[in-house]
RNA sequence: UUCUUAUCAAGAGAGGCGGAGGGACAGGCCCUAUGAAGCCCGGCAGCCGGUUCAUUUUCGAAUGAACGUCGCGGUGCCAAUUCCUACAGGAUUUUUGGAUCUUGUACAGAUGAGAA
Numbered sequence: 001u002u003c004u005u006a007u008c009a010a011g012a013g014a015g016g017c018g019g020a021g022g023g024a025c026a027g028g029c030c031c032u033a034u035g036a037a038g039c040c041c042g043g044c045a046g047c048c049g050g051u052u053c054a055u056u057u058u059c060g061a062a063u064g065a066a067c068g069u070c071g072c073g074g075u076g077c078c079a080a081u082u083c084c085u086a087c088a089g090g091a092u093u094u095u096u097g098g099a100u101c102u103u104g105u106a107c108a109g110a111u112g113a114g115a116a
Base pairs, nucleotide, nucleotide: 001116002115003114004113005112006111007110008109013041015040016039017038021031022030023029026085027084028083042078043077044076046075047074048073049070050067051066052065053064054063055062056061082108086105087104088103089102090101091100092099093098
């Protein structure tokens, strides 16, 4: 980097350094000097892993359930739903342009796990 697969409505500091930007891209709409990015500390708890129990077993392990008083195991994350945005169905409303809510399916993206 590519492919496969799962998840994306929850959660997380009014700390230190730092100084202007940030929210992937585009358009919106936002955040920001009552201090952005980044770094440090702090925190959260998803996935994998771990532990315990049960069942199966070709005795290698497999499957299911529970546990975060396993967070000094790996990775991830800490404004807004992945901030919103496409298409189709339904409901309500309407100043007939549309608006709001809702269901499903895509696209793009993020993260985990596996593979090349």